[in-house]
RNA sequence: GCCCCCAUCGUCUAGUGGCCUAGGACCCCAGCCUUUCACGCUGGUAACACCGGUUCGAACCCGGUUGGGGGUA
Numbered sequence: 001g002c003c004c005c006c007a008u009c010g011u012c013u014a015g016u017g018g019c020c021u022a023g024g025a026c027c028c029c030a031g032c033c034u035u036u037c038a039c040g041c042u043g044g045u046a047a048c049a050c051c052g053g054u055u056c057g058a059a060c061c062c063g064g065u066u067g068g069g070g071g072u073a
Base pairs, nucleotide, nucleotide: 001072002071003070004069005068006067007066010026011025012024013023018056028044029043030042031041032040049065050064051063052062053061
C1' cells in the first nucleotide's frame, strides 16, 4: 500500500428498518431492612465514534472519516 472485521451507559453486552424518547448484568447513587456493616428488596443516574446519503421512518442499509484488531508483500 491492498483486503477483511469491529466501534452501543463507567465495564460487559442485547439489537438484523417502525413494538427503541434503546433492554439486561455488574458498578455507582437513594430508600427500605439491620444496633451498624454486609446480604437481600425497591427505585434511580448513565450509551448508539463522527460526517453525509437512501427511506414516510435508520443503532440497524449505503458512502466517507477517525480509532482499534487481523491478513498479505

Model confidence (mean pLDDT): 82 of 100. Transfer RNA from a soil metagenome, 73 nucleotides, folded computationally. Its Rfam family is "tRNA". Rfam's curators write: Transfer RNA (tRNA) molecules are approximately 80 nucleotides in length. By type it is a transfer RNA. Its family is annotated with triplet codon-amino acid adaptor activity in the Gene Ontology.